[in-house]
RNA sequence: AGUGAAUACAAAGCGCCUGAACUAAGUAAAGGGACGGAAACGACUUAGUUGACGAGGAGGAGGUUUAUCGAAGUAUCGGCGGAUGCCUCCCGGUUGUUGAUUAUCACGGCCGAAAACUUGAUGUGAAAAACAAUGAGGUGACUUAUUGGACAAAAGCAUUGAGAUGAUAAUCA
Numbered sequence: 001a002g003u004g005a006a007u008a009c010a011a012a013g014c015g016c017c018u019g020a021a022c023u024a025a026g027u028a029a030a031g032g033g034a035c036g037g038a039a040a041c042g043a044c045u046u047a048g049u050u051g052a053c054g055a056g057g058a059g060g061a062g063g064u065u066u067a068u069c070g071a072a073g074u075a076u077c078g079g080c081g082g083a084u085g086c087c088u089c090c091c092g093g094u095u096g097u098u099g100a101u102u103a104u105c106a107c108g109g110c111c112g113a114a115a116a117c118u119u120g121a122u123g124u125g126a127a128a129a130a131c132a133a134u135g136a137g138g139u140g141a142c143u144u145a146u147u148g149g150a151c152a153a154a155a156g157c158a159u160u161g162a163g164a165u166g167a168u169a170a171u172c173a
Stems, first nucleotide, its partner, number of pairs: 014081004019077001020050008035042002053070003059090006091112006099172008117163008131148007
């Protein structure tokens, strides 16, 4: 120095890189082998660089994989892994026009202790990169810091219209 094992910490546009693109060096000399072209270039070897900008998102168990929204850009391509998504069940919350309230049971629906039905309309809903300037590091591809500067959508929330069950008991009118 490498490999294996164990322990600890670290995350969700999160982590990784063998395809690919780009950069540098080399290409008749060595190890088994190893360039083409007049040139522009191409190919090969080695080593590097790039490979997701924020908003939003966690009851438990099992399962599953192309798991929400827009911005930029057209490599944020391609691949692997993971993941708060989705499905089923459990637990919990909540809703359902008897005049009203409370409790219980059944049924249908919507959600997750932040849990207050479905649906239409209106309003609201802190962006960050990209960009520009000034630095720092590197031969370079590129990396990184500070400052300036705007512009989203969805979820959610509020108002409003329309719509959505049966029974038992008690109390009040």

A computed fold for a 173-nucleotide RNA from Priestia megaterium, annotated as glmS glucosamine-6-phosphate activated ribozyme aptamer. Taxonomically the source falls in Priestia (Bacteria, Bacillota, Caryophanales, Bacillaceae). Its Rfam family is "glmS glucosamine-6-phosphate activated ribozyme aptamer". Rfam describes the family as follows. This entry contains a glucosamine-6-phosphate activated ribozyme that is found in the mRNA for GlmS. GlmS is an enzyme that uses fructose-6-phosphate and glutamine to generate glucosamine-6-phosphate. Its mean pLDDT, the model's own confidence on a scale to 100, is 76. The RNAcentral record of the sequence draws on ENA, Rfam and Ribocentre.